Context: one part of a larger RNA
RNA sequence: GAUGAACGCUGGCGGCGUGCCUAAUACAUGCAAGUCGAGCGAGAAAUUGAGAAAUGAAGCUUCGGUAGAUUUUCUUGAUGGAAAGCGGCGGACGGGUGAGUAACGCGUAGGCAACCUGCCCUUCACACAGGGAUAGCCAUUGGAAACGGUGAUUAAUACCUGAUAAUGCCGGAGCAAUGCAUAUUGCAUCGGCCAAAGAUUUAUCGGUGAAGGAUGGGCCUGCGUCUGAUUAGCUAGUUGGUGAGGUAACGGCCCACCAAGGCGACGAUCAGUAGCCGACCUGAGAGGGUGAUCGGCCACAUUGGAACUGAGACACGGUCCAAACUCCUACGGGAGGCAGCAGUAGGGAAUCUUGCACAAUGGGCGAAAGCCUGAUGCAGCAACGCCGCGUGAAGGAUGAAGGCCUUCGGGUUGUAAACUUCUGUUCUUAGGGAAGAAGAAAGUGACGGUACCUAAGGAGCAAGCCCCGGCUAACUACGUGCCAGCAGCCGCGGUAAUACGUAGGGGGCAAGCGUUAUCC
Repeated sequence: GAUGAACGCUGGCGGCGUGCCUAAUACAUGCAAGUCGAGCGAGAAAUUGAGAAAUGAAGCUUCGGUAGAUUUUCUUGAUGGAAAGCGGCGGACGGGUGAGUAACGCGUAGGCAACCUGCCCUUCACACAGGGAUAGCCAUUGGAAACGGUGAUUAAUACCUGAUAAUGCCGGAGCAAUGCAUAUUGCAUCGGCCAAAGAUUUAUCGGUGAAGGAUGGGCCUGCGUCUGAUUAGCUAGUUGGUGAGGUAACGGCCCACCAAGGCGACGAUCAGUAGCCGACCUGAGAGGGUGAUCGGCCACAUUGGAACUGAGACACGGUCCAAACUCCUACGGGAGGCAGCAGUAGGGAAUCUUGCACAAUGGGCGAAAGCCUGAUGCAGCAACGCCGCGUGAAGGAUGAAGGCCUUCGGGUUGUAAACUUCUGUUCUUAGGGAAGAAGAAAGUGACGGUACCUAAGGAGCAAGCCCCGGCUAACUACGUGCCAGCAGCCGCGGUAAUACGUAGGGGGCAAGCGUUAUCC
């Protein structure tokens, strides 16, 4: 000098930041990923038109009836659009954490003639004809529940079959050019194989194939990347080859066979520790230390394993299996995963609100309106940090009183106070009141009646902490008497202690000041 700090004493305000470093311990509760009716079928409540049945009021009455209001139920049509279902896209982003990892994990520089890429952009071409189901609904049925079984029936941009088809893919042979070995590219040629889906407000949005781009990823390589030799040898899929498999792709990635290799004092192997970097702290620099917040990459999602779907996962709020733990149970069986945001318990020296809003920025879906968004924007708490402001200003000597010291003359506290004249930063009240909101206009603000402006009131509510032997700025008195105590080092204290305790005075910093811890 620095800190994600803690502790002690103290504490007025504002702006901007930061806030579980420990138990990757366990989690009550709420929320954190949905959306599309312009893909599809069906359609509850409610409103209403018509019809039928029942009910039967007022009125009229020749007392026999007539009349039909009102109400209820059923059928059917319309409006309506809830909840659920099929289907599409998104749940692989965004958010969290640092357990593991000494590794092509990360950083940097390259390579892929060994690769993939949904949505987006550009270009070319196409979309013909059919089919069978299945959720849902209905009926029935098992179960405490979770969740099912059976039958009947139904739609699609769901699924399937056929057609069409090349520049695509597979196979064969030819020519040319290029290169970095396998090869790559271009030209013409033969055979085989592969696609599609519609919607509506008729203007668009979609669908399929191919080529290119953009974006995002995958793989490989050189170099760099902590400590220990009181770890010296390690290795059988091990090292290489051939063939087959697998992958988007190369490869012992996997398998069969063959060979016996491969690594190592330039530190293999083993053990310990650790996410890496941009950066941050320090330092004149070289270096040394750190890896909080912010940004990039990686890894993980109770522990271990596995695959499915998909352009993309071996998937935090998906699936399956095993384990530990917790909960429900009718004992047969089930449910769960905060290292998302808040919050709770525990651990600890120690780390916040179960807040508001989608107004802005961004993301998902949608043609759009819009919906969702604990991302984000804000607010709350905490002197945790940095920065700024204030706690008044000017005048005021009789140098008041009081305190302390004294050689008793005085000195000092000290212009300090009192007192006089002001000011209004802050504070309180009242009035006004934003920008942030955006390519026609209108509308749209959580923050927030906030910031800011004006007026009035009133010096009123706002100073402490550490130190004073030397290092090191700052001294006297009293108390104590190797006691009580101090202390970073040297060292003080045993009767005049500037070193202990108190007081007066002084020095330093200041809404902070000291101490402790750690780094330079």
Overview: A computed fold for a 520-nucleotide part of an RNA from an uncultured bacterium, annotated as small-subunit ribosomal RNA, 5' domain. The full RNA is in RNAcentral, with records from ENA and SILVA. Its mean pLDDT, the model's own confidence on a scale to 100, is 83. Its Rfam family is "Bacterial small subunit ribosomal RNA".